[in-house]
RNA sequence: GGGCUCGUAGCUCAGUUGGUUAGAGCGUCACGUUGACAUCGUGGAGGUCACCCGUUCGAGCCGGGUCGAGCCCA
Numbered sequence: 001g002g003g004c005u006c007g008u009a010g011c012u013c014a015g016u017u018g019g020u021u022a023g024a025g026c027g028u029c030a031c032g033u034u035g036a037c038a039u040c041g042u043g044g045a046g047g048u049c050a051c052c053c054g055u056u057c058g059a060g061c062c063g064g065g066u067c068g069a070g071c072c073c074a
Base pairs, nucleotide, nucleotide: 001073002072003071004070005069006068007067010026011025012024013023019057028044029043030042031041032040050066051065052064053063054062
């Protein structure tokens, strides 16, 4: 230098062919349960969908560019 894959919550990830609200598990906080803890139950908070631009009535999803991570080639 070239190619491929990936970037979504604190962590691990899903999100199919563009469309109703951006979600799950774990974690965290509050409450209930207990003599107390753990477990369990209920509820809450937490997101610029890496960033910029574009296409579209509408983008996490499509196109271009940038940055970053991994792998391969040179």